[in-house]
A computed fold for a 72-nucleotide RNA from Gaiella sp., annotated as transfer RNA. The RNAcentral record of the sequence draws on ENA and MGnify. Lineage of the source: Bacteria > Thermoleophilia > Gaiellales > Gaiellaceae > Gaiella. The same sequence occurs in records of 2 taxa. It matches the Rfam family "tRNA". Its Rfam clan is "tRNA clan". By type it is a transfer RNA.
RNA sequence: CUCCCCGUAGCUCAGCGGAAGAGCAGAGGGCUUCUACCCCUCGUGUCGCAGGUUCGAGCCCUGCCGGGGAGC
Numbered sequence: 001c002u003c004c005c006c007g008u009a010g011c012u013c014a015g016c017g018g019a020a021g022a023g024c025a026g027a028g029g030g031c032u033u034c035u036a037c038c039c040c041u042c043g044u045g046u047c048g049c050a051g052g053u054u055c056g057a058g059c060c061c062u063g064c065c066g067g068g069g070a071g072c
Base pairs, nucleotide, nucleotide: 001071002070003069004068005067006066007065010024011023012022013021018055026042027041028040029039030038048064049063050062051061052060
């Protein structure tokens, strides 16, 4: 320098163009003399950044940034 993959909640990750969810963690409550276990409830996430396409973008296109890999 060129090419490929990834970037979404605190963490690990889902998410056929109709507008964002799960598990874990955390918070509140119940139970218990207390703790733990167990049960119920709780998410205002500039979806890495900026443009473009579209009635509508996490999703498609372009550039950039960061991480990983391959080639020369």